Notes: This is a predicted structure of a 543-nucleotide part of an RNA (large-subunit ribosomal RNA, domain I) from a Bacillota bacterium. The RNAcentral record of the full RNA draws on ENA. Model confidence (mean pLDDT): 83 of 100. Its Rfam family is "Bacterial large subunit ribosomal RNA". NCBI's taxonomy places the organism under Bacteria, Bacillati, Bacillota.

[in-house]
Context: one part of a larger RNA
RNA sequence: AGCGCAGGGUGAAUGCCUUGGCGUUAGGAGCCGAAGAAGGACGCGGUCAGCUGCGAAAAGCUGCGGGGAGUUGCAAGCAAACUGUGAUCCGCAGAUAUCCGAAUGGAGCAAUCUGUUAAGUAGAACUUAACAUCGUAUACUGAAUCAAAUAGGUAUACGAGGGUAACCGCCUGAACUGAAACAUCUAAGUAGGGCGAGGAAAAGAAAUCAACCGAGAUUCCGUUAGUAGUGGCGAGCGAAAGCGGAAGAGGCCAAACCGAGUGUAGCAAUACGUUCGGGGUUUAGGACUGCAUAAAGCAUUGAGAAGACUUAGCUGAAGUGGAUGGGAAGCCACAUCAUAGAGCGUGAGAGUCGCGUAAGCGAAAAGUCCGAUCAGCCGGCAGGAUCCAGAGUACCGCGGGACACGAGAAAUCCCGUGGGAAGAUGGGGGGACCACCCUCCAAGCCUAAAUACUACCUAACGACCGAUAGCGAAUAGUACUGUGAAGGAACGGUGAAAAGUACCCCGGGAGGGGAGUGAAAUAGCACCUGAAACCCUGUGCUU
Numbered sequence: 001a002g003c004g005c006a007g008g009g010u011g012a013a014u015g016c017c018u019u020g021g022c023g024u025u026a027g028g029a030g031c032c033g034a035a036g037a038a039g040g041a042c043g044c045g046g047u048c049a050g051c052u053g054c055g056a057a058a059a060g061c062u063g064c065g066g067g068g069a070g071u072u073g074c075a076a077g078c079a080a081a082c083u084g085u086g087a088u089c090c091g092c093a094g095a096u097a098u099c100c101g102a103a104u105g106g107a108g109c110a111a112u113c114u115g116u117u118a119a120g121u122a123g124a125a126c127u128u129a130a131c132a133u134c135g136u137a138u139a140c141u142g143a144a145u146c147a148a149a150u151a152g153g154u155a156u157a158c159g160a161g162g163g164u165a166a167c168c169g170c171c172u173g174a175a176c177u178g179a180a181a182c183a184u185c186u187a188a189g190u191a192g193g194g195c196g197a198g199g200a201a202a203a204g205a206a207a208u209c210a211a212c213c214g215a216g217a218u219u220c221c222g223u224u225a226g227u228a229g230u231g232g233c234g235a236g237c238g239a240a241a242g243c244g245g246a247a248g249a250g251g252c253c254a255a256a257c258c259g260a261g262u263g264u265a266g267c268a269a270u271a272c273g274u275u276c277g278g279g280g281u282u283u284a285g286g287a288c289u290g291c292a293u294a295a296a297g298c299a300u301u302g303a304g305a306a307g308a309c310u311u312a313g314c315u316g317a318a319g320u321g322g323a324u325g326g327g328a329a330g331c332c333a334c335a336u337c338a339u340a341g342a343g344c345g346u347g348a349g350a351g352u353c354g355c356g357u358a359a360g361c362g363a364a365a366a367g368u369c370c371g372a373u374c375a376g377c378c379g380g381c382a383g384g385a386u387c388c389a390g391a392g393u394a395c396c397g398c399g400g401g402a403c404a405c406g407a408g409a410a411a412u413c414c415c416g417u418g419g420g421a422a423g424a425u426g427g428g429g430g431g432a433c434c435a436c437c438c439u440c441c442a443a444g445c446c447u448a449a450a451u452a453c454u455a456c457c458u459a460a461c462g463a464c465c466g467a468u469a470g471c472g473a474a475u476a477g478u479a480c481u482g483u484g485a486a487g488g489a490a491c492g493g494u495g496a497a498a499a500g501u502a503c504c505c506c507g508g509g510a511g512g513g514g515a516g517u518g519a520a521a522u523a524g525c526a527c528c529u530g531a532a533a534c535c536c537u538g539u540g541c542u543u
Stems, first nucleotide, its partner, number of pairs: 001542009015528001016493002020465002022462007029454002031163002039100003042055003046078002050074002061094006070082003105114003115131006133160009167198001168196005178185001182232001208215002219246005229237002250446003253390001257278009283424001285388003288383004297377002301375003307369005313361003319334004335352002337341001343355003395419008405431001426441005480487002500527001503514004
């Protein structure tokens, strides 16, 4: 020195564990904000750097409930206190709530600077309050321009502004890709961008379908059906009626007519407008004229009994002994409860030890649901002369878009542009168009439920992970990187209990040797187990 064996060091794998994640189900809740949000800055403790909580009334103040013995958060120690005159703690309702931030008196390099007016006071100072912009309404004022009018201005009241995970509506709107290239086409009205709203949104009470029979708003699911179609008839795209279900609900204006007020023109009669109230609301309708006038009903507005639920809680059965062991819940013996043998914890596998579980009970206050009842609202028949029934609309040409439908035989719907009706003896549709027939009544508005989603709360579950896994994160958008947009980690485990090694010795200390604790210290805070690489010690063999 090599090989082997044994023992160590280092190192962190592995095993076991879980305070953290992931996914799903059911229910709740579905908004917060000028009464100043979301998010922050700075502060507040006896001692206080961080987190948590709170706001100069600052780990808190008040009231009402719950609860019943300890308490002054994580988080020890020291100090000082509180508490059966009920603390700490939990719930509900209030008070306070610095500065920034839509940020709103003005400014600004966010968390800063700096005003005006009024009041409190005799006053410098200080305190309190108001003072942004835009929109709507009303009143006052008021130019150019004699008057009037308008623009403008002022005041008051109400509203808006910003944030937010997905879902929703509208506007805008790609490309990669596929077509085995590529241009129509596809991807796709997707991604992205903008605006807006709600707990859902949107749609919605037929100018709808159907087929000569009929149905009767919308939405969603299944089917029809990968059918009919469409398509460089390529790649692809792709219905509807009908049928079966979920849910179920229908209402209001405009106009004709009547009345009241008011404006303009005019000497006036009057004419033409305009505002408000009544009336009326759909297809053989309404106004109008005549006759009659109660029952039934109502998501349509409002109040609201009883009840239920949510936000604290409460009661809650049944086991002892023995041996082993550090420790019993495991073993042995004999018991016992069960509408409770889910689960977690307790010194090792506990129905009967603790928390719980089954079952049952509970609210001063706040909120939600349902909604008896009351108010309120709503009405019929006949006549057929006259009047009304949504106009730059329907429709047409041209140019586009949407419809499963790519201009096609291309209906239907929407937009731009140019033309431009009828008006109930009227008008639209039935896939060019025409006739017959059937059906409906556009050019006004509102409308629950069935449907979509989950940032948030509660309960529960998993042939989901178990610290290089599972979220990026066992807390962290931290440390750190970058001028910035942005990028972005790692780190878990003593023990049942700190019982965390008093005291002695060596040493400057670190560390170690005794002693002691403990079941164990090769469990000693570099702490469970402790593999390998790598290093060392001892020894056998070989050289």